Transfer RNA from an Armatimonadota bacterium, 76 nucleotides, folded computationally. The sequence was found in a public genome assembly. The coordinates come from a structure-prediction model, not an experiment, and the mean pLDDT is 80. Rfam family: tRNA. Gene Ontology term of the family: triplet codon-amino acid adaptor activity. It is annotated as a transfer RNA.
RNA sequence: GCCCUGGUAGCCCAACGGCAGAGGCAAGCGACUUAAAAUCGCUCUAGUGUGGGUUCGAAUCCCACCCAGGGCACCA
Numbered sequence: 001g002c003c004c005u006g007g008u009a010g011c012c013c014a015a016c017g018g019c020a021g022a023g024g025c026a027a028g029c030g031a032c033u034u035a036a037a038a039u040c041g042c043u044c045u046a047g048u049g050u051g052g053g054u055u056c057g058a059a060u061c062c063c064a065c066c067c068a069g070g071g072c073a074c075c076a
Stems, first nucleotide, its partner, number of pairs: 001072007010025003013021001018056001027043005049065005
């Protein structure tokens, strides 16, 4: 330099044109406990990497860029 995959809640991820939460972890509160852990119940947290475009409507499709991972090439 080229190609591929990905970027969404504090973290892991879902939603693949039509109400951003199906779920897990974490956190807070409560129950249980002498107390704590474990377990159970309840609750909170976003405008989807950035900027444009298409569309009635974009996390989703298109373009450019940024970041992370992987492959290939170059290595005089």